c-di-GMP-I riboswitch aptamer, 86 nucleotides, folded computationally. It was read from a public genome assembly, where an Rfam model found it.
RNA sequence: GUGAAGAUUGGGCAAACCCGCCGAAAGACGGGGACGCAAAGCUGUGAGUCUACGGCAUAUACUGCUAGGAUCGUCAGGCUGCAAAA
Numbered sequence: 001g002u003g004a005a006g007a008u009u010g011g012g013c014a015a016a017c018c019c020g021c022c023g024a025a026a027g028a029c030g031g032g033g034a035c036g037c038a039a040a041g042c043u044g045u046g047a048g049u050c051u052a053c054g055g056c057a058u059a060u061a062c063u064g065c066u067a068g069g070a071u072c073g074u075c076a077g078g079c080u081g082c083a084a085a086a
Base pairs, nucleotide, nucleotide: 008084009083012037013036017032018031019030020029022027035073041079042078043077045076046075047074048071049070050069054066055065056064057063
């Protein structure tokens, strides 16, 4: 000097809840706020979960089914990845 691991430090993200705002809803976004997170960075590719405007069905009801909607802070896969340092 390079690589691996790495206590810790700086820095990072931000659940619930509240306000605003978009949406049929689930939920997203902005502000506040921190439960947590070493990939809680990105990606709906697979599974799961949530919603059901529209569509279909029907016993016409406060009904059932359905993702083209949503969730990466449910799991898996894929891509990428900061500084110091016992």